Predicted 3D model of a 91-nucleotide RNA (c-di-GMP-I riboswitch aptamer) from Peribacillus muralis.
Its Rfam family is "c-di-GMP-I riboswitch aptamer". Rfam links the family to the GO term cyclic-di-GMP binding.

RNA sequence: AUUAUAUAAGGGCAAAUUUUAUGAAAAUAAAAGACGCAAAGCCACGGGCCUAAAACAACGACUUGGUUGUCAUGGCAGCCGGGCCGCCAAG
Numbered sequence: 001a002u003u004a005u006a007u008a009a010g011g012g013c014a015a016a017u018u019u020u021a022u023g024a025a026a027a028u029a030a031a032a033g034a035c036g037c038a039a040a041g042c043c044a045c046g047g048g049c050c051u052a053a054a055a056c057a058a059c060g061a062c063u064u065g066g067u068u069g070u071c072a073u074g075g076c077a078g079c080c081g082g083g084c085c086g087c088c089a090a091g
Stems, first nucleotide, its partner, number of pairs: 012037002017032006035078001041084003045081003048076003055070005
């Protein structure tokens, strides 16, 4: 360096839930907490999923407010693929 994936040591991350903050929401950040994770490290590029403030349309109303629908320009990397980078390590 490459192949492969057993084990050991040192460690790492942190689901649900709770609290606080931000946000229209989805969600995110911090603290507590561990369901799990060998890339559960980073990137929304393809697919997928979540949300729908604004916008547009319809309804209704007759005064800028309501209801419904569409929509990402908002998110999810702990849904799958892809890209980048990386710790230990028997033979």

The source organism's lineage runs through Bacteria, Bacillota, Caryophanales, Bacillaceae and Peribacillus.